[in-house]
Context: one part of a larger RNA
RNA sequence: CGUGGAUUUUUGAGGGGAGUUGUUCUUAGUACGAGAGGACCAGAAUGAACUGACCUCUGGUCUGUCUGUUGUCACGCCAGUGGCACUGCAGAGUAGCUAUGUCAGGAAUGGAUAACCGCUGAAGGCAUCUAAGCGGGAAGCCAACCCCAAGAUUAGAAAUCGUUUGAGGCCCCUAGGAGAUGACUAGGUUGAUAGGCUCUAUGUGUACGUACAGUGAUGUACUUAGCAGAGGAGUACUAAUUCGCCGAUCUCUCAGG
Numbered sequence: 001c002g003u004g005g006a007u008u009u010u011u012g013a014g015g016g017g018a019g020u021u022g023u024u025c026u027u028a029g030u031a032c033g034a035g036a037g038g039a040c041c042a043g044a045a046u047g048a049a050c051u052g053a054c055c056u057c058u059g060g061u062c063u064g065u066c067u068g069u070u071g072u073c074a075c076g077c078c079a080g081u082g083g084c085a086c087u088g089c090a091g092a093g094u095a096g097c098u099a100u101g102u103c104a105g106g107a108a109u110g111g112a113u114a115a116c117c118g119c120u121g122a123a124g125g126c127a128u129c130u131a132a133g134c135g136g137g138a139a140g141c142c143a144a145c146c147c148c149a150a151g152a153u154u155a156g157a158a159a160u161c162g163u164u165u166g167a168g169g170c171c172c173c174u175a176g177g178a179g180a181u182g183a184c185u186a187g188g189u190u191g192a193u194a195g196g197c198u199c200u201a202u203g204u205g206u207a208c209g210u211a212c213a214g215u216g217a218u219g220u221a222c223u224u225a226g227c228a229g230a231g232g233a234g235u236a237c238u239a240a241u242u243c244g245c246c247g248a249u250c251u252c253u254c255a256g257g
Stems, first nucleotide, its partner, number of pairs: 001151001005161006014148004020048007032037001050105005058099004065092005070085006109143003116136004168246003172188005193239003196235005202228003209222005251257002
């Protein structure tokens, strides 16, 4: 830009992906074989590698968070804190992101076939799977499974709304299950979209201060505290206000062009 308004739901021409395989058990120590050994067919279980999704578990990370601690500077000093030193270093660790973690997949089935195996059967009184005709037959082919898909310009279909009494959309704003930017998604007061506030799963690990014990470092009690809480709820306190913009042809000889 087209599909001559729009919203939602779709059909599927066509395209892509996947397609692997081991071991063990049963059948069965059966068939076979003198024995040694040892099956086809059929059924089941469990793996490897690969692929997809996810974070409940096991772990990793977690420059938000909590704690400990070294040096130094600052807050007048003590105490308590803060800054800097790779996040100063160290120990933990939620959300998120992750694999080595968890779950799932390959299949079954049908059709047409290859090599090949056949039936009937002449040319050629026989024979012959082939010449007419009819079967079987592969991890392969076509479907089936998963994904994309009407720019499939042959531009499809349905439902609903609307054509100025204007459907719908945009701009703008709050955000993230999205994200380089657009886009997408959730919302915009008829509101829980984000922040704040309250509560909390959870993390850290028992705060400050005071009292007591000890010469003191320190310990004990108040105290499983204090702090945090990217997660989960609730709550209009703050910000998503109002305004604005775009927006659906023409013609004729009219079941059509």